[in-house]
RNA sequence: CGGAGUGUAGCGCAGCCCGGUAGCGCACCUGUCUGGGGGACAGGGGGUCGUCGGUUCAAGUCCGGCCACUCCGA
Repeated sequence: CGGAGUGUAGCGCAGCCCGGUAGCGCACCUGUCUGGGGGACAGGGGGUCGUCGGUUCAAGUCCGGCCACUCCGA
C1' cells in the first nucleotide's frame, strides 16, 4: 500500500440478508427464604448500536468517508 472480517449494556453475544417500539446470558441493585456465606425465588436499573455524513415518513439494519482491532497478500 491492496483485500477481507469485526465494532450493539460492565463482560460474552443475537438482531443486519428482507428498514418499523433495542434484546438474551452472565454480572450489578432491591426484597423474601437462610445464624452467616453460598444458593433459590420475585422484582428492578443500565445503550443515544465505533464515528461523521447521505437516503427515507422511519436506520443498529441500506449507501459513502473516517477511526480502532484481527487476518491475508505485496

This is a predicted structure of a 74-nucleotide RNA (transfer RNA) from Methylobacterium sp. GXS13. Taxonomically the source falls in Methylobacterium (Bacteria, Pseudomonadati, Alphaproteobacteria, Hyphomicrobiales). Rfam family: tRNA. The family's RNA type in Rfam is transfer RNA. The coordinates come from a structure-prediction model, not an experiment, and the mean pLDDT is 83.